[in-house]
Molecule: Bacterial RNase P class A
Organism: Lachnospiraceae bacterium
């Protein structure tokens, strides 16, 4: 100093004026106090609350799928294994079984779970100077197709050849050390036999899971229709009487529409600091009270200032100026925990790898 790599923070600032939801207070129209987010998003998972349904046990259905540990829980977190990428920092993985079945593997290639096309050897006949063709046998070292050709490599062997044999690397298989465990070291033994690959293929094998969801859900209660009980030539308007003439039973229970209240924000929450644990997290002491509408406020405009862009002047850095539009992604609706995605810009910190300089 240049590349890069991992984590965070902030999300314009203050003031006035007019509005808007919610609480108080004084009154009938003021006054005070408060009012979005890191993701309020998407509504993907998991809790809480509510309700309906559930004796047990099964099948079907979905989720999950190395080990430990954290939590209310989880498919999320934090610490290890193991693989894959990279010089590194660090980044990624649904990482349980295809000797329990069963599908599927295009093209290519002689053949695709079974090999002999070309090669190499090597008999036999032919024709022969070397060597050629036929026909047979033996050979997976070589070579060519391919993602994959019956462990790799190097010798030894042998007509050529092969794990046929021997060392070392993988691999199975025992037991041993070491670690809670996933795993890991190392040793002995096996010549490798069923024989390749696929489970975000079906499938199996552990393990989990009961519906709806706050427009859940309770309660209060006009109207319409119901029930019972009571009254009866009744009541009421027009209209003070009669006459006409409209309208209509009353009371009470049950139900529950319109309406209203609650659920409704004091919480598995925040903030600061000890403590313990590598973390994740748990736990103690102090502190503040922090939006609850209901088609659903949180806005609008002015002024100074940030910041951005554009230009002048002085200057290498940097300073003093004009002008100028705007200011990412987004807008609670029962309520936590976590993923996922969207994000102008400014900033902080922890690390690598290179080159320089002391």
């Nucleotide at each position: 100093u240049a590349a890069g790599u991992g984590g965070g923070a902030c999300g314009g600032a203050u003031g006035g004026u007019c509005g808007c939801g919610c609480g108080g207070g004084a009154u009938a129209u003021c006054c005070c106090g408060u009012g979005a987010g890191g993701a309020a998003a998407g509504u993907c998972c998991g809790g809480g609350c509510u309700u309906c349904a559930c004796a047990g046990g099964g099948c079907a259905g979905g989720g999950u799928g190395c080990c430990g540990g954290a939590u209310a829980a989880c498919g999320u977190c934090c610490g290890g294994u193991g693989g894959a990428g990279g010089u590194g920092a660090c980044u990624c993985c649904a990482a349980g079984g295809c000797c329990a079945g069963u599908g599927c593997a295009a093209c290519a290639g002689a053949a695709a779970u079974a090999a002999a096309c070309c090669g190499c050897a090597u008999g036999u006949g032919c024709a022969u100077u070397u060597u050629g063709c036929a026909c047979g046998u033996g050979u997976a070292a070589g070579g060519g197709u391919g993602g994959a050709a019956a462990g790799g490599c190097a010798g030894u062997g042998u007509a050529a050849g092969a794990g046929a044999c021997u060392a070392c690397c993988g691999c199975c298989u025992c037991g041993c050390u070491g670690g809670u465990a996933a795993c890991a070291g190392a040793g002995a033994g096996g010549g490798c036999a069923c024989a390749u690959g696929u489970a975000a293929a079906c499938c199996c094998c552990a393990u989990c899971c009961g519906g709806a969801g706050c427009a859940a859900g309770a309660c209060c209660a006009g109207a319409u229709a119901a029930a019972a009980g009571c009254a009866a030539u009744g009541u009421g308007g027009c209209u003070g009487c009669c006459c006409g003439u409209c309208a209509c039973g009353c009371u009470u229970u049950a139900g529950g529409u319109a309406g209203g209240u609650c659920g409704c924000u004091u919480g598995a929450g925040c903030c600061u600091g000890g403590u313990g644990g590598u973390a994740a997290c748990a736990u103690c002491a102090g502190g503040a009270c922090c939006a609850g509408a209901u088609a659903g406020a949180u806005g609008a405009u002015c002024a100074u200032c940030c910041c951005g862009g554009c230009u002048g002047g002085a200057a290498u850095u940097u300073c003093c100026g004009g002008c100028u539009a705007u200011g990412a992604c987004a807008u609670a609706a029962c309520c936590c925990g976590g993923c996922u995605u969207a994000c102008a810009g400014u900033u902080c910190c922890g690390c690598u790898u290179a080159u320089c300089a002391u």